Notes
This is a predicted structure of a 71-nucleotide RNA (transfer RNA) from uncultured Aquimarina sp. Lineage of the source: Bacteria > Flavobacteriia > Flavobacteriales > Flavobacteriaceae > Aquimarina. It was read from a public genome assembly. Its Rfam family is "tRNA". By type it is a transfer RNA. From the family's description: Transfer RNA (tRNA) molecules are approximately 80 nucleotides in length.
RNA sequence: GCGCUUUUAGUGUAAAGGUAGCACGAAGGUCUCCAACACCUUUAGUCUGGGUUCAAAUCCUGGUGAGCGCG
Numbered sequence: 001g002c003g004c005u006u007u008u009a010g011u012g013u014a015a016a017g018g019u020a021g022c023a024c025g026a027a028g029g030u031c032u033c034c035a036a037c038a039c040c041u042u043u044a045g046u047c048u049g050g051g052u053u054c055a056a057a058u059c060c061u062g063g064u065g066a067g068c069g070c071g
Stems, first nucleotide, its partner, number of pairs: 001070006010024004018054001025043006047063005
């Protein structure tokens, strides 16, 4: 320099164009003498710019980061 893959909540991971979900974590509550467990509630997210579309996490495209390969 070229090519391929990848980027979703604090962490891990789903969602094949139509309400962004689950688990762990964190916070609060119930229970308990206290704690743990259990249960209930809450919290918090689509890497970034543009395009297509009635509608984009999803499709197209420029870029950032990460991984792999070629030279």